[in-house]
A computed fold for a 112-nucleotide RNA from a soil metagenome, annotated as SAM riboswitch aptamer (S box leader).
RNA sequence: CAUCUAGAGGGGUGGAGGGACUGGCCCGAAGAAGCCCCGGCAACCAUCGCGACCGCAAGGUCGAGACAGGUGCCAACUCCAGCAGGCCGCGAAGCACGAGGUCUGGAAGAUG
Numbered sequence: 001c002a003u004c005u006a007g008a009g010g011g012g013u014g015g016a017g018g019g020a021c022u023g024g025c026c027c028g029a030a031g032a033a034g035c036c037c038c039g040g041c042a043a044c045c046a047u048c049g050c051g052a053c054c055g056c057a058a059g060g061u062c063g064a065g066a067c068a069g070g071u072g073c074c075a076a077c078u079c080c081a082g083c084a085g086g087c088c089g090c091g092a093a094g095c096a097c098g099a100g101g102u103c104u105g106g107a108a109g110a111u112g
Base pairs, nucleotide, nucleotide: 001112002111003110004109009038010037011036012035013034017027018026019025021082022081023080024079039074040073041072044070045069047066048065050063051062052061053060054059078108083105084104085103086102087101088100090098091097
């Protein structure tokens, strides 16, 4: 800096944890994490040509495409929320306040 509402799991081993953190809510003895094997998803990088543009050239940038070599990923939107703001109705409810719903932005995190 870019992306994060799409997509994709079986076996063996192992034996109680896992979903980053906190709170929730889930997954898990019909077998968690970890490790191994096989399979799959995906176009970030690499590779391959195509088009446009820049460049004297080497080459570069952009766009669409092919491709699984390097990474990554294969429960739940990044599982949800966390901070700030808008809107909505509710709480005796005009202001303020509270909990809730919803939208936007941010933070944090993940991957490249």